Transfer RNA from a Gaiellaceae bacterium, 74 nucleotides, folded computationally. Lineage of the source: Bacteria > Bacillati > Thermoleophilia > Gaiellales > Gaiellaceae.
[in-house]
RNA sequence: CGGGGUGUAGCUCAGCCUGGUAGAGCACUGGCUUUGGGAGUCAGCGGCCGGGAGUUCGAAUCUCCCCACCCCGA
Numbered sequence: 001c002g003g004g005g006u007g008u009a010g011c012u013c014a015g016c017c018u019g020g021u022a023g024a025g026c027a028c029u030g031g032c033u034u035u036g037g038g039a040g041u042c043a044g045c046g047g048c049c050g051g052g053a054g055u056u057c058g059a060a061u062c063u064c065c066c067c068a069c070c071c072c073g074a
Stems, first nucleotide, its partner, number of pairs: 001073007010026004020057001028044005050066005
């Protein structure tokens, strides 16, 4: 310098292709249960989707630019 991939909740990830109410598990908080802890069970909290712009009635999703990390090539 060129090409490809990843970025969504505290963590690991789905959702994107085919635009239409942002989800799961674990963690965390509370209740029940237990002598207590753990386990179990019920409920709850938590993300305007890496940043910006564009298209659209509507963008995590499509287009462009930028940033971070990873891989390949030179």

Its Rfam family is "tRNA". Its family is annotated with triplet codon-amino acid adaptor activity in the Gene Ontology. By type it is a transfer RNA. The prediction has a mean pLDDT of 82.